[in-house]
RNA sequence: AUGAGAUGGCAGAUGGUCGCUUGGCAGGGCCGACCUGUCAAGAGGAAAGUCCGGGCUCCACAGGGCAAGGUGGUCCGUAACACGGACCGGGGGUAACCCCAGGGAAAGUGCCACAGAAAACAGACCGCCCUGUGUAUUGCAGGGUAAGGGUGAAAAGGUGAGGUAAGAGCUCACCAGCCGUGAUGGUGACAUCGCGGGCUUGGUAAACCCCACCUGGAGCAAGACCGAAUAGGGAGACGUUUGAAGGUUGCCCGCCUGAUGUCUCCGGGUAGGUUGCUUGAGGUGUCAGGCAACUGGCAUCCUAGAUGAAUGACCAUCGUCUUCGCAAUUGUGAAGAUACAGAACCCGGCUUAUAACCAUCUUGUCUGG
Numbered sequence: 001a002u003g004a005g006a007u008g009g010c011a012g013a014u015g016g017u018c019g020c021u022u023g024g025c026a027g028g029g030c031c032g033a034c035c036u037g038u039c040a041a042g043a044g045g046a047a048a049g050u051c052c053g054g055g056c057u058c059c060a061c062a063g064g065g066c067a068a069g070g071u072g073g074u075c076c077g078u079a080a081c082a083c084g085g086a087c088c089g090g091g092g093g094u095a096a097c098c099c100c101a102g103g104g105a106a107a108g109u110g111c112c113a114c115a116g117a118a119a120a121c122a123g124a125c126c127g128c129c130c131u132g133u134g135u136a137u138u139g140c141a142g143g144g145u146a147a148g149g150g151u152g153a154a155a156a157g158g159u160g161a162g163g164u165a166a167g168a169g170c171u172c173a174c175c176a177g178c179c180g181u182g183a184u185g186g187u188g189a190c191a192u193c194g195c196g197g198g199c200u201u202g203g204u205a206a207a208c209c210c211c212a213c214c215u216g217g218a219g220c221a222a223g224a225c226c227g228a229a230u231a232g233g234g235a236g237a238c239g240u241u242u243g244a245a246g247g248u249u250g251c252c253c254g255c256c257u258g259a260u261g262u263c264u265c266c267g268g269g270u271a272g273g274u275u276g277c278u279u280g281a282g283g284u285g286u287c288a289g290g291c292a293a294c295u296g297g298c299a300u301c302c303u304a305g306a307u308g309a310a311u312g313a314c315c316a317u318c319g320u321c322u323u324c325g326c327a328a329u330u331g332u333g334a335a336g337a338u339a340c341a342g343a344a345c346c347c348g349g350c351u352u353a354u355a356a357c358c359a360u361c362u363u364g365u366c367u368g369g
Base pairs, nucleotide, nucleotide: 001365002364003363004362005361006360007359008358009357012318013317014316015315016314017313018312020042021041022040023039024038025037026036027035028034044340048351049350051349052348053347054346055345056219057218058217059216068215069214070213071212072211073087074086075085076084077083088102089100090099091098092097103210104209108208109207110204111203112202125149126148127145128144129143130142131141132140133139157175158174159173160172161171162170176200178197179196180195181194182193183192184191185190223275224274225273226272233266234265235264236263237262238261245257246256247255248254282301283300284299285298286297287296288295289294319338320337321336322335323334324333325332326331327330
């Protein structure tokens, strides 16, 4: 210099005009709803998907079993997890580093496309060998053979020697792997080194299944409180010609209307409102422990709370990047770009989207000293 890998950061700034939501203060108002002025605060790293885990709330709950769903190397971390860290095993990469749903296929069942003779109680297409038969180069029929060829993602351990008609764990040596067992190291997954055995066992369990462990259900539209009008419900009083009640001028009389009615009280629900609601497994700094995830001490900060759902729009200036022009390595002018996206009870994760820019560390190659 260039390519790659890992971990992080940022998510344009300032001012003006017009608005929106919440809160404080002041004024107005029928002192209520609300209105005006002013001050303060007002989206994210993912607020998203709603995929996991927890807090919180209500319901259910002696104990045990079945079903259903989930998880699946080990040890830690955590409130908890399907998350994270470190390590182990396997795979990829020259390396940094990355990926794994990583228990069991020797309990049983199923499946294994295409190609191929054959895909799991192995198997005979070519080839090799033997026998019979006719020809006498060859062909036909029967049998043996998994060494060689060919197919496939995968063909029933590998190499060599013996052996054989040709072959074959048929026999032997070494190697690989399996089962059993022992020693050493490690908390452990596991690793290393021995001994014995039969000569060898395909793949697939995010297929059924087996094993171990875990899981009660619903969710802030949870839940709690206040509560009209109208129409139902309950109780009581008065009343139907001996007239409740209403209308008519302020009152009485009078007049008119007048009956399953009128009035009072109680209770539940609806509309609506209040609450839950934002101080929390909280943020920042620092010190200490730990390889790390993470934890603890101290100091400090308060930072949205809408609900037909606020957090916006426009303008100006300055940033950053790209392209072009001019001067010539840094300036200047013009044009363009400036992402993904939008809280809804809260928190920890995962996944997905994301313009441009920045920082640190590691590694490969080339060049120079």
Predicted 3D model of a 369-nucleotide RNA (Bacterial RNase P class A) from a Deltaproteobacteria bacterium. Its Rfam family is "Bacterial RNase P class A". The family's RNA type in Rfam is ribozyme.